[in-house]
RNA sequence: UUUCCGAACAGGCUAUCCCCGGGCAACCGGGGUGCGCAAAGCCACGGAUCCCUGAUUCACGUGGGACAGCCGGGUCGCCGAA
Numbered sequence: 001u002u003u004c005c006g007a008a009c010a011g012g013c014u015a016u017c018c019c020c021g022g023g024c025a026a027c028c029g030g031g032g033u034g035c036g037c038a039a040a041g042c043c044a045c046g047g048a049u050c051c052c053u054g055a056u057u058c059a060c061g062u063g064g065g066a067c068a069g070c071c072g073g074g075u076c077g078c079c080g081a082a
Base pairs, nucleotide, nucleotide: 006079012037013036017032018031019030020029021028022027035069041075042074043073045072046071047070049066050065051064052063
């Protein structure tokens, strides 16, 4: 120095609910709250789940979107005990 791992220290993030705003919606942003999280940082590549103006069809399918705290994968990274 790096990898595995996760005691301590310093911190970090934010489930749920409430308020305000955006969106047809899933959902997203801000404030409060703080379930929890060693990547609960980021990425929509694969699967899962959810939504849909419109078109076709009225069955399937196609198309678009959401979601990273559903799983897998990719990538950057704080601290330094055993």

A computed fold for an 82-nucleotide RNA from Deltaproteobacteria bacterium UBA5756, annotated as c-di-GMP-I riboswitch aptamer. The source organism's lineage runs through Bacteria, delta/epsilon subdivisions and Deltaproteobacteria.